[in-house]
Molecule: transfer RNA
Organism: Chloroflexota bacterium
RNA sequence: CGGGGAGUAGCCCAGCCCGGUAGGGCACCAGCAUGGGGUGCUGGUGGUCGUGGGUUCAAAUCCCACCUCCCCGACCA
Numbered sequence: 001c002g003g004g005g006a007g008u009a010g011c012c013c014a015g016c017c018c019g020g021u022a023g024g025g026c027a028c029c030a031g032c033a034u035g036g037g038g039u040g041c042u043g044g045u046g047g048u049c050g051u052g053g054g055u056u057c058a059a060a061u062c063c064c065a066c067c068u069c070c071c072c073g074a075c076c077a
Base pairs, nucleotide, nucleotide: 001073002072003071004070005069006068007067010026011025012024013023020057028044029043030042031041032040033039050066051065052064053063054062
C1' cells in the first nucleotide's frame, strides 16, 4: 500500500442480505417462596446500533468518508 472480516445494553450475541416499534442470554434492581444464603418463579431498569455526512415519508439495515481491532497479500530489510 491492496483485499477481506468485525464494531448493537455492564458482558456475550441475534437482527443487516430484502429499510418499517431495537431483541435474546447472563448480569443488575424489586417482589414472592426460605430462619438466612443458594436456588426457583414473577415483574422491572438499562441502547445517541463505532464516528460524521448522504438518500428516503422512514436507516442498525442502502450509499460515501473516517476511526479502532483481527486476518490475508504485497513492499522493505